The part of an RNA shown here (small-subunit ribosomal RNA, 3' major domain) has 480 nucleotides and comes from an uncultured microorganism. The full RNA is in RNAcentral, with records from ENA and SILVA.
[in-house]
Context: one part of a larger RNA
Parts: sequence; structure tokens; C1' cells
RNA sequence: UGACGGGGGCCCGCACAAGCGGUGGAGCAUGUGGUUUAAUUCGAAGCUGCGCGAAGAACCUUACCAGGGUUUGACAUGGGGUCGCCGCAGCGAGAGAUCGCUGUUUUCCCUUCGGGGAACGGCCCACACAGGUGCUGCAUGGCUGUCGUCAGCUCGUGUCGUGAGAUGUUGGGUUAAGUCCCGCAACGAGCGCAACCCCCGUCCUUAGUUGCCAUCAGGUAAUGCUGGGCUCUCUAGGGAGACUGCCGAGGACAACUCGGAGGAAGGUGGGGAUGACGUCAAGUCAUCAUGGCCCUUACGUCCUGGGCUACACACGUGCUACAAUGGUCGGUACAGAGGGUCGCAAAAUCGCGAGAUGGAGCUAAUUCCCAUAGCCGGCCUCAGUUCGGAUUGUAGUCUGCAACUCGACUUCAUGACUGUGGAGUUGUUGGUCAUUGUCGGUCCUCACACUGCGGUGAAUACGUUCCCGGGCCUUGUACA
Repeated sequence: UGACGGGGGCCCGCACAAGCGGUGGAGCAUGUGGUUUAAUUCGAAGCUGCGCGAAGAACCUUACCAGGGUUUGACAUGGGGUCGCCGCAGCGAGAGAUCGCUGUUUUCCCUUCGGGGAACGGCCCACACAGGUGCUGCAUGGCUGUCGUCAGCUCGUGUCGUGAGAUGUUGGGUUAAGUCCCGCAACGAGCGCAACCCCCGUCCUUAGUUGCCAUCAGGUAAUGCUGGGCUCUCUAGGGAGACUGCCGAGGACAACUCGGAGGAAGGUGGGGAUGACGUCAAGUCAUCAUGGCCCUUACGUCCUGGGCUACACACGUGCUACAAUGGUCGGUACAGAGGGUCGCAAAAUCGCGAGAUGGAGCUAAUUCCCAUAGCCGGCCUCAGUUCGGAUUGUAGUCUGCAACUCGACUUCAUGACUGUGGAGUUGUUGGUCAUUGUCGGUCCUCACACUGCGGUGAAUACGUUCCCGGGCCUUGUACA
């Protein structure tokens, strides 16, 4: 100087407390461990691994296993030789990779029309080399997690100290903040904080179609449907607005705090992006790049099939429930954000349904995909039930070369466990929790996951003694 303390002081955070909802019990989904296996590819491991890499394993992916092939190679550059192939179409063998056969079939330049040269492509030969998701993340770059959006981390000069170092950065206040004020052997500065950026909330302005409809007119069973218009809504550009600016009180005449006015918004208005010096030899050699090592008829590469989907069990994360604030039947409303030409698909018809036929319209403010809880009625009356839906059987639909291992969905039948969950543990302070649907990415098909979006919409916070994490000062130390 740090680190540590079941030392002290001050302060903060859904850290506790006060509330609400979960998880831990059940079934299922998913990830992991373990076990099994020819293989169940690899990585991730307290917080910071475990719906994680994977924004989607039937083949492919795929790295694993078995078998069948191949060796200058699936891919790149270079030499020599040879051919006009290659490609396309068809046939045969084969699980396919692949092999064989038949048909068709190059371009340019020079030319003495014999040929020569070049390009392109195939094949053969030899070698340089290719190739490796093989090892090392403890050789690395890059990227990322975490402490933590915590308020810290440093430097120059000066001063003090023999020196390590100290001071500044401590102190008194204050703040979300090393934020600001005052003081001070310090004076300044840098990286952080804040602001500048994006979205939302109010108003003005510009613009007015594909959006809108106040006024005027026409028209319909009805509808901005039409003429017309741009007032309003909206769209998307530009501005205004909030700064403790104003008033009062407290305070040290400061910073600042409390109250008030006006205001759409008030003291950081609400969200997001933004992550200092560093820590964990944290993670990643399997995104990529890369040193070293290793393989080179194989640890490379092609293919078929299998596996990654196994299953006495254990754990994590979720979904659905256990019901009457409910279930079911009928009727009836109101979104936002997105996507669509390899696509979204309306009307109409068929089917109980998944879906099929159909194809208007749309390269989109034009057209298409689009709500559920809610509200109004009927039934159920506390039961393992008209709760709950696992499992299984049957018959189907769709995607796709192909649904056996191993897809999703539908109909009928079946109707298991489960009566609110021990110790424990977790999220959350407001348009939040809870509840309710919905779009998208990935994607042939497949979403209870993920990322967004709206609808309905709470309770509680006395307080900081305690648990956890963190910041500053101080103290002790047989620690570095």
C1' cells in the first nucleotide's frame, strides 16, 4: 500500500421488511448429470453451466457409429502429356456414392487449307501441396460473461517522506453520481458520471396518398361508396417545450432540500442504447483468424443406414392443471406491432374437423394474414365432476424423394396422476406484478422456447435491527 475481520462509523440496491404471484408436490415439454449404447458427436460447470452455443437433429444439418467407396483428393494454385470433352438426355448394374453404354456437342487467331498457336474444359502422370469441427482458450487475436451502469480508476507538476509511498481523491454539507458547494500543500488534467443519440408523452409548422371526413352535393339494403375537401385523426420531416426558470421556507449569503404556482410533462419526465482502470490464467482453437504440436491410402474425403430422440434414476428451466373470480354452449365487441411474389391468399363450394378445390387482390398506409380475456343469455352445483387432460386404440389431413426408428395437426373412443404442494427458494415498486391473446425470426414441415407487440390491470413499502452484494472513512492483523 492492499486484502481480510462472526471490528467501528456513514450510505446504497426488490438486499431485508411490507404486499402480490410463482417454484419445490402432479402430468407433460425441454436442457443437464448419471446409466446404457456400435454411436448415444462436441463444448458450457457456484453466483456468471443446465428452453445455454442450437433463430428450430426425419435425409441434409452432423462434427458421432456401422458398412460400402476414394487417395493430388469434396476445395485452391502451379508443371508435363492427351482428348474435345464437359454438360444435357436416355438405358443398365448398385443401398447409394460410383461405374459402364448410347445420342448430341467448344471458342478465338494465323493459315501455304496440310496444319500451327492460344483460351476453356475433361482425363492421366509425378510432385509441391490441399484437407483436418484433431490437441493446446494455461501460447494468442477478436468477441463475450461477471463484479456493475457500481462510482470509481489514474496522470502531470508541486509539496512531504531515507524509502515503499502519501498528498491531490481526505474533511463539513449535498447528490442517482469523485454530482456540486465550502474548506484544505496543493494546483490542474484524463478515463468514467451527466449531457449530446433513439423511442414514448404536449403543442406548432410543412406535406395530403394508398390515410382521414368537419362543411357542401350525389348515391346505397349498408359502407368515405362517389364528386369534393385536408378541419380533425394519422403518417413522417422540421421546430417549440423543462432550465430548480419563478414564488415561499430551511441552509453557511453556498451547493442543495422541502412546499407551491403555472404547465401535457417537475426536479434524471418514462424507457432504450451507451459498460472506466481492472478482476475471475472466467468462456470460446467447434463462428472466424492464428503460433506450436499431431494425422497424410487417413484423425482427409464421398455415400447408404443408424445415432444425437436410448431410460431403474437425480437436478434446473418452463407449460397445463387441480376448478364456480370456474367449465361449456349460443350471441356480440374493441388492438398494437409485424410479415408476404420460391410468398400472403379473399369470396364461393365441399368436409364434423385438420384441410381440400378455387383463385379475386396484393411487389403492399391500397390487398391478404389477424385477437383472447371482456360483455349478454342458457346449462352445470362441489363431485376426481360437464374440473383436468396424460396415455392408448382407430380413422384421417398436411409438408416433404422419404414421417418405421423420429414430424405437426384433426375426428371418434379411452380418460391416468393431480383436492393448491415439506424444508427451502425465486420474481416484482406502476401501466409494474398478475392475467390475456398476438406478430416475427429460425423454417419444406415442426415453438409450451426466444425476441417483440398490444388488451385488462392490482397490493404494499413502518423502516434499515438482521440476511446478501456494493461504496467511502477509520481501526486490528502471526496474511500478500